[in-house]
RNA sequence: GCCUCGGUAGCUUAACUGGCUAAAGCACUCGACCAGGAAUCGGGGGAUCCGGGUUCGAAUCCCGGUCAAGGCG
Numbered sequence: 001g002c003c004u005c006g007g008u009a010g011c012u013u014a015a016c017u018g019g020c021u022a023a024a025g026c027a028c029u030c031g032a033c034c035a036g037g038a039a040u041c042g043g044g045g046g047a048u049c050c051g052g053g054u055u056c057g058a059a060u061c062c063c064g065g066u067c068a069a070g071g072c073g
Base pairs, nucleotide, nucleotide: 001072002071003070004069006067007066010026011025012024013023019056028044029043030042031041032040049065050064051063052062053061
């Protein structure tokens, strides 16, 4: 340099063939329970790598960039 694959919440994973307000577990936080704590139960905040494009509608499709992994030279 070229090719392939991937990037969603602090972490791990969903989201069907483009269609309702992007879902879940752990973590964080608040509350209930308890003498207090743990465990348990209930509530809450938090994410689509970045910039464009297509479309009525994009996490999903297209282009460029960036980061990571693998392969070729």